[in-house]
RNA sequence: GGGCCUAUAGUCGAAUGGUAAGACGUCUGCUUGACGUGCAGAAAACUCGGGGUUCGAUUCCUCGUGGGCCCA
Numbered sequence: 001g002g003g004c005c006u007a008u009a010g011u012c013g014a015a016u017g018g019u020a021a022g023a024c025g026u027c028u029g030c031u032u033g034a035c036g037u038g039c040a041g042a043a044a045a046c047u048c049g050g051g052g053u054u055c056g057a058u059u060c061c062u063c064g065u066g067g068g069c070c071c072a
Stems, first nucleotide, its partner, number of pairs: 001071007010024003018055001026042005048064005
């Protein structure tokens, strides 16, 4: 220098066009002498940034940024 993949709660990770699932973690309550376990509930991501397409974008296109892989 060229090509490909990737970015979504604190972490992991779904959602293939119609206002974001689940798990772990965190918090609250119950249970316990206490902790843990178990049970019930709650909070937490406007989806990396700009632009475009569309009635509507996490999703499609484009330009960037960060990360990964391959080639030179």
A computed fold for a 72-nucleotide RNA from Candidatus Anstonella stagnisolia, annotated as transfer RNA. Its mean pLDDT, the model's own confidence on a scale to 100, is 83. Rfam family: tRNA. Rfam's curators write: Transfer RNA (tRNA) molecules are approximately 80 nucleotides in length. The family's RNA type in Rfam is transfer RNA. Lineage of the source: Archaea > Nanobdellati > Microcaldota > Candidatus Anstonellaceae > Candidatus Anstonella.